[in-house]
RNA sequence: UCGUGCUAGGCGGGGCGCUAGGGGUGCCCUUUUCUCGAAAUCCUCUUCAUGCGAGGCCGAAUCCCCGCCCGAGGGCAUAGCUGUUCGGGCAGCACGGCAUGACAUGGUGUUGAGCACCGAGUCCCGCCGCGGCGAGGCGCUGUGAAUUGGGUCAGAUCCGGAAGGAAGCAGCCCUAAGCGGUUAGCUUCGGGUGUGGCGGGAGCGCUCGGUGGGAGCCAUGAAAUGCCGAAAGCGCCGGACACGUUGUGUUCGACGGCGGGGGCGCAC
Repeated sequence: UCGUGCUAGGCGGGGCGCUAGGGGUGCCCUUUUCUCGAAAUCCUCUUCAUGCGAGGCCGAAUCCCCGCCCGAGGGCAUAGCUGUUCGGGCAGCACGGCAUGACAUGGUGUUGAGCACCGAGUCCCGCCGCGGCGAGGCGCUGUGAAUUGGGUCAGAUCCGGAAGGAAGCAGCCCUAAGCGGUUAGCUUCGGGUGUGGCGGGAGCGCUCGGUGGGAGCCAUGAAAUGCCGAAAGCGCCGGACACGUUGUGUUCGACGGCGGGGGCGCAC
């Protein structure tokens, strides 16, 4: 040096998740990436953990390790936006009430407005007068005694010789008590009664009148402004969630690139 047979080694890696932790099954990214079997209330290991069981292929370098760059993709933190939801209640919008109210229309006002002052009334209390109402009485009036009021008493009765007389039922008239009526009259009493007078009070609202003064005043609508209130529709404030989105920071990092190192074995 060659050939044959072996051994180490290789036949993917990474992120998330799971786990005390490593690896695998799971999801995802990358990728030229052997086969089969089991693996989620899971499988296999223990920091030299970087899978387990069965098989296959390559096989000494096309093998391994380290650093840097790029960077698919993932994780974490944070900020904004959007959406959902919970709470608050600032009073910005919207809502309700009140006040002022430009302006418009109508009315009223120099035959004198608003306003100011004065007086009277309206209100309350007391007294008095007049009335009204109600109740009672008087008065007036109707009725009212069969037994048992009065008058007149037919008939009948009685006395008488007669004239005449007596008592007297019914009827009629009148009346007492009583029971009613009363438009007018007189009188007594009463009142959430009317009115007038006098005195006192309250009050400054309203009405009327007078004086001053000299141009506004009233009603309706109404832009706008201010104040108050309530509610939670929007806005605002605070919290939570998003297996939404965008940005920033940080971290891991496949593939790829560059550099360095180890190693390149054993038997015949």